Predicted 3D model of a 348-nucleotide part of an RNA (small-subunit ribosomal RNA, central domain) from a Gammaproteobacteria bacterium.
The sequence was found in a public genome assembly.
The source organism's lineage runs through Bacteria, Pseudomonadati, Pseudomonadota and Gammaproteobacteria.
[in-house]
Context: one part of a larger RNA
RNA sequence: CUGGGCGUAAAGAGUGCGUAGGCGGUUUAUUAAGUCAGAUGUGAAAGCCCCGGGCUCAACCUGGGAACUGCAUAUGAUACUGGUAAGCUAGAGUAUGGUAGAGGGGGGUAGAAUUUCUGGUGUAGCGGUGAAAUGCGUAGAUAUCAGAAGGAAUACCGGUGGCGAAGGCGGCCCCCUGGCCCAAUACUGACGCUGAGGCACGAAAGCGUGGGUAGCGAACAGGAUUAGAUACCCUGGUAGUCCACGCCGUAAACGAUGUCAACUAGCCGUUGGGACCUUGAGGUCUCAGUGGUAAAGCUAACGCAUGAAGUUGACCGCCUGGGGAGUACGGCCGCAAGGCUAAAACUC
Numbered sequence: 001c002u003g004g005g006c007g008u009a010a011a012g013a014g015u016g017c018g019u020a021g022g023c024g025g026u027u028u029a030u031u032a033a034g035u036c037a038g039a040u041g042u043g044a045a046a047g048c049c050c051c052g053g054g055c056u057c058a059a060c061c062u063g064g065g066a067a068c069u070g071c072a073u074a075u076g077a078u079a080c081u082g083g084u085a086a087g088c089u090a091g092a093g094u095a096u097g098g099u100a101g102a103g104g105g106g107g108g109u110a111g112a113a114u115u116u117c118u119g120g121u122g123u124a125g126c127g128g129u130g131a132a133a134u135g136c137g138u139a140g141a142u143a144u145c146a147g148a149a150g151g152a153a154u155a156c157c158g159g160u161g162g163c164g165a166a167g168g169c170g171g172c173c174c175c176c177u178g179g180c181c182c183a184a185u186a187c188u189g190a191c192g193c194u195g196a197g198g199c200a201c202g203a204a205a206g207c208g209u210g211g212g213u214a215g216c217g218a219a220c221a222g223g224a225u226u227a228g229a230u231a232c233c234c235u236g237g238u239a240g241u242c243c244a245c246g247c248c249g250u251a252a253a254c255g256a257u258g259u260c261a262a263c264u265a266g267c268c269g270u271u272g273g274g275a276c277c278u279u280g281a282g283g284u285c286u287c288a289g290u291g292g293u294a295a296a297g298c299u300a301a302c303g304c305a306u307g308a309a310g311u312u313g314a315c316c317g318c319c320u321g322g323g324g325a326g327u328a329c330g331g332c333c334g335c336a337a338g339g340c341u342a343a344a345a346c347u348c
Base pairs, nucleotide, nucleotide: 004319005318006317007302008301012316014201015200016199017198021194022193023192025088026087027086028085029084030083031082033081034080035077036076037075039073040072041071042070049065050064051063052062053061054060091191092188093187094186095185096183097182098181103177104176105175106174107173108172109171110154115149116148117147118146119145120144121143125136126135162169163168206247207246208245209244210243211242215241216240220236221235222234223233258315259314260313261312262311263310266293267292268291269290270289271288272287273286274285275284276283277282297304298303321348322347323346330341331340332339333338
C1' cells in the first nucleotide's frame, strides 16, 4: 500500500466555524480534458515466458517468437465525469405571520434558611457520637423573642420536561442579543455537504492582579478509633468555593456511538406548532423534538432497531498484541502547574 475495523474487545478529535482539498440536484446545447476504439511510431540488447537447436545430460550457450501492461502522434466515438453557455426548482437560503424555551450578556429586586452582632426573657447545661472526648457555656451559652449586618444559593412548581454546537443553563422584573420550530405564499436559483492546516468556545481544579468571605471546606491542629490510623467519625479551620479582568485547555468533556443525506413494519407515552372532525376534560392526521417497547435486518454476545449499532452514499478523524508509555528526547504553547505532538532499547 492492499485488506479489515472504531457502543462495551485497540480505535470518533470535547464542541463548533471555516481555508485548501475531496464530493455534489435537474434540463438542453456545445467542447472533447478524463474515458473508450482501432491505427502509426517508439518501447536497445541481454534477461523472464513459449517453441526449437548445440556441448553425452544439466547448468551454460544459441535461433525464432511472444511479451515489454508504457509513452507520443493523428483520426474517430460522446453514455458518464469535467469545462463553457443558457435554463429549472425538489437541495440550500431570504422575506411575511406566529409559538415555545433554566439559550447568552448586563442591571435591579424578593423571600426562606445558615452565621455573626445588639437588646429582652431565662438557667445550667449545650454540642457531638456506636460510645465518647476535644470544643462552647455562670464573664450567662443552648433554647426563645425583637432588631441589624453580610455572603452565597434559589425549596415547592420540576417533569427519561425545555433550551444550547459542546462545556453547560433554574427565584422574580427590566434592557441588549443568538438560535430552533410551525403555517401559508412570494422570491433567489445549486448559492450545497464535508473539512487537512487555522480560528473560536470549552466543567471542575489550578495560576496572576485586585476585591469579597455567610455556609461549606483540601492543607493544618486537636479529640476519638486502632496493634498502628499520616484515614474513615467528631470539634475547629487556611487556601479555595463568590466577583472583575487575564491565563490554563484538560475530564468516565459519555450516547464511551464524527458530520451530512437518502431509504427500510408497528404499538404506547410526552414537549412545541398546525389542520380536520367534534364540541364531552374527546378523536384523527401531520411537522419538529424527547422517551419506552418491539418486527425485519445487524451484532461475538450484550444489545441496536425511522433519534439504528439496519441498507447505502460523501467527507473528515482514529486503530493495528500487552508492558515499557501517553513516558523519554526534540519542537511548539504556558507565569507556573503542566498541555500538545510522540518514539526506542528491553521484556512477556